[in-house]
Context: one part of a larger RNA
């Protein structure tokens, strides 16, 4: 010189577009952050309704005074739609979104490989998809507890769960032939034998004994090969400081037969063997998530790893499985602990390192906003629902960028102040007044969007045509008019390094200071003042880093 998630003085007009807990992986009040599907399912079927028979009151009509008709209000039934909160059930919760504690790596990461693996949904291919069954929640009765919630009897369905059938290109076992190996084997074709599945639903259509049957679409189901995505595993290299850490190691290195495990392998376990690392620094301490990059420097380097994105770990300390294609699962289960609530003291909840917010640490870091309208994600046949992902808005000069706080004339160089003076005057100064233009930002009143792709009806059917609905931002951006120069300039610094001086005060005192060094009576270094020099919505100071 440059740089920053920065803070601290002092000031301060807009405006995009980034960017905002570096500390206590300290505790958390309160809301929302992950649901959806009735085209899998059953039962009750609210509220609201539509229809149909009844029954009561009260009332108008009519009357033969028994009644009849009509309206209205109320019960309770039946039957249709409706579809609200719950349960079975499938899907999804393993992504998204957060955070840097831990890890120096045999579990990280970079970049390049290998083989002994899975892979839900999706894409191709060729198939299958039959016969039966017992339950169970919902619901309801009884019972129990403060409460969370438990326990028992009764009923009921499924694309929930069982049995059975079929069965290969799939899995084990085994034969036979090729090839290739000394050989156990490995391949590559061909054969046996055993063993292993499934769900149904919705739409036209036609028929019905009205229960249903059949055909087609469509979506869904079962086991199979291939793909595609995505994970596992595995080599060898790279990867911070310390020898005032010198030796480390017994599942420790290596074989064997077992278990396991999608799969390889001391992974685990039994037997053997006695091996394996190390100064090219094992072992041990410290410190740290890596990486693309980011800052800076001619380069080489050095430093750093905020936001962005890739990849790992984490979810209140520790430990463990279940489920599932995927997890040892942040808003799941369960133990064991540390804490904070609730109790009837018997027992029971809870887990912001999700988004806002709060306390408390701390020089220091935002709103308990708005919306699914777009992008993606889920789930759904769609319609559509959910998304604190995202998309916007708000708070901060925290950065960077752009504007703007006026131009033009204008000497009597003011008769004004102020400073300074050798008292003559000089500086402040074209600066100001005065006159003239202008109108960007920012006020005021008008207009006013892109972001819209889809969806839904109708037609046409093939693409299309026509209509008709959907914008959080938002009346926002953008623009046209209207007044007025009116609303809009600080901060530092002036001894030398260093661009820029003179008066007062003060007197080794106050006090400056990055080095040198100023200051003890004529201080260009200190405090004020005038003048002056950088810089600008900033400018100085501090920390760091090159």
């Nucleotide at each position: 010189g440059g740089g920053u998630g920065a803070a601290c003085g002092c000031u301060g007009g807009c405006g995009g577009c980034g960017u905002g807990c570096c500390u206590a992986a300290c505790a958390c009040a309160u809301g929302c952050a992950a649901g959806u599907c009735g085209a899998g399912c059953g039962a009750c079927g609210a509220a609201c309704u539509c229809g149909g028979a009844g029954g009561a009151u009260u009332u108008u009509a009519u009357u033969u005074c028994g009644g009849u008709a009509g309206a209205a209000u109320c019960c309770a039934c039946c039957g249709g739609g409706g579809g609200a909160a719950a349960g079975c059930g499938g899907c999804g919760a393993a992504c998204g979104g957060g955070u840097g504690a831990g890890u120096a790596a045999c579990a990280c990461u970079u970049a390049a490989g290998u083989a002994a693996u899975c892979u839900c949904c999706c894409c191709c291919a060729a198939g299958g998809a039959c016969u039966g069954g017992g339950a169970u929640a919902a619901u309801u009765c009884g019972u129990u507890g403060a409460a969370a919630g438990g326990c028992g009897g009764a009923c009921u369905a499924a694309u929930a769960c069982c049995a059975g059938a079929u069965a290969a290109u799939c899995u084990u076992u085994u034969c036979c032939a090729g090839u290739g190996g000394u050989a156990u084997c490995a391949u590559u074709g061909g054969g046996a034998a055993a063993g292993c599945a499934a769900a149904g639903g919705u739409c036209u259509g036609u028929u019905u004994u009205c229960g249903g049957a059949c055909a087609g679409g469509c979506c869904a189901c079962c086991g199979u090969g291939g793909g595609a995505u995505g994970a596992g595993c595995u080599u060898g290299a790279g990867u911070c400081c310390u020898a005032u850490c010198a030796g480390c190691u017994u599942g420790u290195u290596g074989g064997u037969g077992a278990g396991g495990u999608a799969a390889u392998g001391g992974c685990u376990u039994a037997c053997c063997a006695a091996g394996g690392c190390u100064a090219a620094g094992a072992c041990g301490g410290g410190u740290a998530g890596c990486u693309g990059g980011u800052c800076u420097g001619a380069g080489a380097g050095g430093a750093c790893g905020a936001c962005c994105a890739g990849c790992c770990a984490c979810a209140u300390g520790g430990g463990g499985a279940u489920u599932g294609a995927g997890a040892g699962a942040c808003g799941g289960c369960c133990c064991c602990g540390a804490c904070u609530c609730c109790u009837a003291c018997g027992g029971g909840a809870g887990g912001c390192a999700g988004c806002a917010g709060u306390g408390g640490g701390g020089a220091a870091u935002u709103u308990u906003g708005g919306a699914c309208a777009a992008u993606g994600c889920c789930c759904g046949a769609a319609a559509g629902g959910g998304u604190g992902a995202u998309c916007c808005a708000g708070c901060g000069a925290c950065g960077c960028c752009g504007c703007g706080u006026g131009g033009g004339u204008g000497a009597u160089g003011a008769c004004a102040g102020a400073c300074u003076u050798u008292a003559a005057g000089u500086u402040u100064g074209u600066a100001a007044a005065a006159c003239c233009c202008u109108a960007u930002c920012g006020a005021g009143u008008g207009g006013g969007a892109a972001g819209a792709a889809u969806u839904u009806c109708g037609u046409u059917u093939u693409u299309g045509c026509g209509a008709a609905a959907u914008g959080a931002c938002g009346g926002u951006a953008c623009u046209a008019c209207u007044a007025a120069a009116u609303g809009a300039a600080g901060c530092c610094c002036c001894g030398g390094c260093u661009a820029a001086u003179u008066c007062c005060g003060u007197g080794c005192c106050a006090g400056c200071a990055g080095c040198c060094g100023c200051g003890g009576u004529a201080a260009u270094a200190c405090g004020g003042a005038a003048g002056g020099g950088g810089c600008a919505a900033g400018c100085g100071u501090u920390a760091c880093c090159c």

Annotation:
This is a predicted structure of a 546-nucleotide part of an RNA (small-subunit ribosomal RNA, 5' domain) from a bacterium. The prediction has a mean pLDDT of 81.